[in-house]
RNA sequence: ACCUUUCAUUGGCUAAUCCUGCCAGCGAGAGGGAGACGCAAAGCUGCGGGUCUACAGCCAAACGGAGGCUACGACAGCCGGGCUGCCGGA
Numbered sequence: 001a002c003c004u005u006u007c008a009u010u011g012g013c014u015a016a017u018c019c020u021g022c023c024a025g026c027g028a029g030a031g032g033g034a035g036a037c038g039c040a041a042a043g044c045u046g047c048g049g050g051u052c053u054a055c056a057g058c059c060a061a062a063c064g065g066a067g068g069c070u071a072c073g074a075c076a077g078c079c080g081g082g083c084u085g086c087c088g089g090a
Stems, first nucleotide, its partner, number of pairs: 005090003012039002017034004037077001043083003047080003050075003057069003
């Protein structure tokens, strides 16, 4: 100096749920406030899988209404991969 395991301290993050609009979006979602289930990477990254959504497009139908498919969209607190990383003791 690096890796692994365990422990302490100080901090960090924040699921469900609720609230919010003069914001943005068709939507999934995202932002802000409350909240505290949890997290040692719950920091970053849509690379692989997965899940969610469907304005536009396509299919079908067509008097009208309803329908189906599709990611180039979304989720990093679903799983894996990649990158980065704080403090002290043993």

Predicted 3D model of a 90-nucleotide RNA (c-di-GMP-I riboswitch aptamer) from Aneurinibacillus sp.
Model confidence (mean pLDDT): 75 of 100.
The model forms 90% of the base pairs in the Rfam consensus.
The organism belongs to Aneurinibacillus, within Bacteria.